Model confidence (mean pLDDT): 83 of 100. This is a predicted structure of a 1375-nucleotide RNA (small-subunit ribosomal RNA) from an uncultured organism.
RNA sequence: CAAGUCGAGCGAGAAAUUUUCUUCGGAAUUGAGUAAAGCGGCGAACGGGUGAGUAACGCGUGAAUAACCUGCCUUUAGGAUUGGGACAACUCCGGGAAACCGGGGCUAAUACCGGAUAUUGCUAUUUUGGCGUAGGCUGAGAUAGUGAAAUAGAGUAAUCUGCCUAGAGAUGGAUUCGCGUCUGAUUAGCUUGUUGGUGAGGUAAUGGCUCACCAAGGCGACGAUCAGUAGCCGGCCUGAGAGGGUGAUCGGCCACAUUGGGACUGAGAUACGGCCCAGACUCCUACGGGAGGCAGCAGUUAAGAAUCUUGCGCAAUGGACGAAAGUCUGACGCAGCGACGCCGCGUGAGCGAUGAAGGCCCUUUGGGUUGUAAAGCUCAAUAGACAGGGAAGAUAGUGACGGUACCUGUCGAAAGCCCCGGCUAAAUACGUGCCAGCAGCCGCGGUAAUACGUAUGGGGCGAGCGUUGUUCGGAAUCAUUGGGCGUAAAGGGAGCGCAGGCGGGGUAUUAAGUCAGUUGUGAAAGUCCACAGCUCAACUGUGGGAUUGCAAUUGAAACUGAUAUUCUAGAGUCUGGGAGAGGGAGACGGAAUUCCUGGUGUAGCGGUGAAAUGCGUAGAUAUCAGGAAGAACACCGGUGGCGAAGGCGGUCUCCUGGCCUGAGACUGACGCUGAGGCUCGAAAGCGUGGGGAGCGAACGGGAUUAGAUACCCCGGUAGUCCACGCCCUAAACGUUGUGUACUAGGUGUUGGAGGAGUCAACCCCUCCAGUGCCGCCGCUAACGCAUUAAGUACACCGCCUGGGGAGUAUGCUCGCAAGGGUGAAACUCAAAGGAAUUGACGGGGGCCCGCACAAGCGGUGGAGCAUGUGGUUUAAUUCGAUGAUACGCGAGGAACCUUACCUGGGUUGAACUACGCUCUGACAGGUGCAGAGAUGCGCUUUUCUUCGGACAGAGCGAUAGGUGCUGCAUGGCUGUCGUCAGCUCGUGUUGUGAAAUGUUGGGUUAAGUCCCGCAACGAGCGCAACCCUUAUCCCUUGUUGCUACCAGGUUAAGCUGGGCACUCUAGGGAAACUGCCGGCGUAAGUCGGAGGAAGGCGGGGAUGACGUCAAGUCAGCACGGCCCUUAUGUCCAGGGCUACACACGUGCUACAAUGGCCGGUAUAAAGAGUUCCGAAUCCGCGAGGUAGAGGUAAUCUCAAAAAACCGGUCUCAGUUCGGAUCGCAGUCUGCAACUCGACUGCGUGAAGUCGGAAUCGCUAGUAAUCGCAGAUCAGCAUGCUGCGGUGAAUACGUUCCCGGGCCUUGUACACACCGCCCGUCACACCACCCGAGUUGAGAGCACCCGAAGUGGCUGAGCUAACCGUAAGGGGGCAG
Repeated sequence: CAAGUCGAGCGAGAAAUUUUCUUCGGAAUUGAGUAAAGCGGCGAACGGGUGAGUAACGCGUGAAUAACCUGCCUUUAGGAUUGGGACAACUCCGGGAAACCGGGGCUAAUACCGGAUAUUGCUAUUUUGGCGUAGGCUGAGAUAGUGAAAUAGAGUAAUCUGCCUAGAGAUGGAUUCGCGUCUGAUUAGCUUGUUGGUGAGGUAAUGGCUCACCAAGGCGACGAUCAGUAGCCGGCCUGAGAGGGUGAUCGGCCACAUUGGGACUGAGAUACGGCCCAGACUCCUACGGGAGGCAGCAGUUAAGAAUCUUGCGCAAUGGACGAAAGUCUGACGCAGCGACGCCGCGUGAGCGAUGAAGGCCCUUUGGGUUGUAAAGCUCAAUAGACAGGGAAGAUAGUGACGGUACCUGUCGAAAGCCCCGGCUAAAUACGUGCCAGCAGCCGCGGUAAUACGUAUGGGGCGAGCGUUGUUCGGAAUCAUUGGGCGUAAAGGGAGCGCAGGCGGGGUAUUAAGUCAGUUGUGAAAGUCCACAGCUCAACUGUGGGAUUGCAAUUGAAACUGAUAUUCUAGAGUCUGGGAGAGGGAGACGGAAUUCCUGGUGUAGCGGUGAAAUGCGUAGAUAUCAGGAAGAACACCGGUGGCGAAGGCGGUCUCCUGGCCUGAGACUGACGCUGAGGCUCGAAAGCGUGGGGAGCGAACGGGAUUAGAUACCCCGGUAGUCCACGCCCUAAACGUUGUGUACUAGGUGUUGGAGGAGUCAACCCCUCCAGUGCCGCCGCUAACGCAUUAAGUACACCGCCUGGGGAGUAUGCUCGCAAGGGUGAAACUCAAAGGAAUUGACGGGGGCCCGCACAAGCGGUGGAGCAUGUGGUUUAAUUCGAUGAUACGCGAGGAACCUUACCUGGGUUGAACUACGCUCUGACAGGUGCAGAGAUGCGCUUUUCUUCGGACAGAGCGAUAGGUGCUGCAUGGCUGUCGUCAGCUCGUGUUGUGAAAUGUUGGGUUAAGUCCCGCAACGAGCGCAACCCUUAUCCCUUGUUGCUACCAGGUUAAGCUGGGCACUCUAGGGAAACUGCCGGCGUAAGUCGGAGGAAGGCGGGGAUGACGUCAAGUCAGCACGGCCCUUAUGUCCAGGGCUACACACGUGCUACAAUGGCCGGUAUAAAGAGUUCCGAAUCCGCGAGGUAGAGGUAAUCUCAAAAAACCGGUCUCAGUUCGGAUCGCAGUCUGCAACUCGACUGCGUGAAGUCGGAAUCGCUAGUAAUCGCAGAUCAGCAUGCUGCGGUGAAUACGUUCCCGGGCCUUGUACACACCGCCCGUCACACCACCCGAGUUGAGAGCACCCGAAGUGGCUGAGCUAACCGUAAGGGGGCAG
């Protein structure tokens, strides 16, 4: 600031103005006017705001008012007569700080009052017509009564504007009714003016709206009452729709105006910018008292994640007042702010490859990419700025917007945000290293992150982009359209049954549902369609359609309903027959058990896996006889029977319910289901009283055990039993509600009936009612169900909506109690669950195999030593390997070297290198000095050449090196399951699918080996075979091998000449295949036999499927990434890897007589040898030395084989066993044996007398035992790899241990039993509950005080209009 206006209703009237007069002081007049007020009229109840309240006739929609009002407006008819008295303003006085108030006096009106007049008004009485379903409405009259006004204002006038009465209209309002309108039943009963009537009052009007009296009603499971939440609608968002959500802007209605109450005025209010009172708050105050209400427009403050200018204008539209001019108008029209939304536009367009340079990023280092991008050429000019022109909005005037839109000219800007693991379009590098961080879901990140951060590149959208929140969708995830309930969540424990829902056939009527036509309404805006106007669009205009609804009316009559009548197929009744553990009561029976009495009898009984507690010499157990008691009813007995379910079992009797079947008769839809309700309802439990044999919670004892509050044993109380009364739950299960109908069969069984047949009977056929199994269609996620449905349908009921919290808490209710019924939430998780599949696993099952056990032989574990490991120590004791599958392993050989480690000393590019360029002619070697050495300093010697160069060195460029890390980044190689018999594929078939089948089954095999069968048919990798070796024979070869025969010859010897027969050599062949015979068997095959050198894979080896163990190895090699670069590289000396309280593994030697020692004698195989093997000879006790023949090897050498055998000795002992340890003296290798080699001689002579628990190897030329050789190697072997000699025992068998294979089964396991997983406790945090209490709020009931106000009563007070005979009255006011 948003509500004022009217001087043309009225009185008064300052300043200024006009005119006139003037005594010049002033007065009067004017007023088209006007300041501040006043009386009066109209408005202020509209417009504007907000959504607190309201679950309501509040709203929506359709009706009703025969129950109503309506100012201004329109229209019709008529009228306006005569009087009167006041009160403001003003003036005087007074009170108060103020707000304001009081008193005296004057005055006008369209203010107020009396009388007159008046109809088609109103009231009463009455006549008469019409209408209505009706209470009743209405027309025309009569009589009586009663009720009005401003003839005011303007104008010269015409006339205009007002006033009164009555009717009609329009507009606006009021009231009533049908239907619709959120959640909760853990709100089930609510109500006394309550429901109705009569009468009165009140209202514009109906009405308990109010009052008096009377009656006792009214509402409610179709949800009353109560509680919570909420303004309602047109519409808006979403959706295919049905729906779901919502109620900003615009429009309709309602409610509210600081909170609560109240009336006044008025046509209209119970009044946002009026009044009164009370409360809270704020302000003023002289403390006495006053003032205020932005949910109007701006604006401020507070709260908040967050929401604008204290703008311009009444020019337009609209409103109030006015006769009008006009005034007012934060309604409204405009502008401002905000990308908040919608729409439009721009940031340039075309050409342009040397794919430019530079840069970024990546790289396989070649390049790629940014990228036609840029540069360059040609062209264009939006927003904006400046200048010029310049509207419509305005029919006369009037333009806030605004010099705005628009036009012309000149100049002339501008890109961001998100994303790039999948969903989802778009990837690379670096950084980081389960950190920092991301994340909508799944999930990323623990050193190679397309997922974090950054960069580059890319994708998307674009003046926006992304996030957050909300709603709908997807979600058929509340399922009307359009879901389910055997096992996933879900059928009530069972029946009876009221209400309700649904209901057989025929006929007729009706028209409620239903269907069709018409009418009214369903506001406008919006949505949709068409056209049109702003340059387009957004926006707007016009028309159409739609508004699926409600109401009225006219029809139709099939279906549903209703009414009437009828029928018999559903249902029921009567009658014959029948089965049954159906229920209740009573009586009876035998067996068993326990106890009691008596007899016989003697030391145990009993019990268990084994025991013990217990019982027993006071005589048990056992046994015989007699007696007592209680409970339960063997056999029959049966996927047999009965019952609604729970449930029911000795026999007989009585009472009683249901069912089945046959044949007819009768009733005539009487039926089905069934929320609430009622009844029944195992066991356990509870109450009262009985009973108590056996059994037996609790309890006691004994065992078991780590413990054992259990399983086992000995006892044992409640209880179990009976009567009566409660409880009301179960895995009350077919985990499958009840009823009806339909839809292949087969086979049992129970009850009944019929047929055929028979001497009789069984068997057989058919039907009905039960009860089982198998199985098709169909259904099912699958499993499965399948006429006893989980199939196909109908009717009705119950129930479900992720897991946990939880069937818990709370409330209510039932119960004596125990507890039952009903039944949440907070919080938390991303799953929980079903069925099936493949594996794995099982102290599940079946079959089978392996030195797996068993049967044997020999060891280890005890001793000493060797060797490896752990640990410890150390400067270092380098590193790796760690159950089996590390530990005499890498290493097949650490004194230096090796060597990687340590200490110390050097060095910066030593070794290597492809290449290029330049320079030099050396380098190496020899040697001297210093030094621990590396190295340093000297000396000396010193190339080749076809002259191109080669070679070497130096320098430069380029390149190194690492036994540093990661075997969890890798290649390759290897171990292991396991030489176990398995592992797979193609096609087909089956299954929704994962998958299955094949590969399973019956046999057989060492074998998934083979055979047979089979929805499988084939194939691959494995098995086997092919390869090597060994065992026999043949052919060939004949030296270095051999020597039968001939000859020579030696002390001896194939030594020599012949010879190649034999042995042998090493090439090639043969041979073995269940081939033959017999038994068994379909076959595969197996057993036995013959022959044969060998017999059923002849022995041995090589050969290792798919895969497992993130097994081992970055230190053998290779290799990605990371790390070091005067060092984590490299060189050297010394040391260390060899340590030593200890523990373990693998071995050697032993403990002795099957032996030790001494002497003698015999016989192998396989290897190696030129920096090598090394003979003879001689020396030494010996290791060895000397020597050097022969040997490049069937020639020579190593080389002696040893055990064995023969003879002797020792005689059971720590020894003539055993050899450790130590001393001395040596030998050999090597630059060098101190740390730290091997060997020899002499001496020394330890432990050890066969090894605890435990544990290893081996099935035949094997174990055991004996020696020989080789690799590595200067030297070093108890280790390793080979070779031969001697040469056993045992296997009944598969129960058990270990490992493995196949089939099957269970599973809550799938990093797969070393799995998974439960509970307590500890600490921290969160949520909920409890908690002594405390505080606030809401509601209910009873009562008290009580403002303003309204109505009434009383009548003490006051009183202009009218009457009055002047006393007073009528009427009014205050209280």
Its Rfam family is "Bacterial small subunit ribosomal RNA". Its family is annotated with ribosome and structural constituent of ribosome in the Gene Ontology.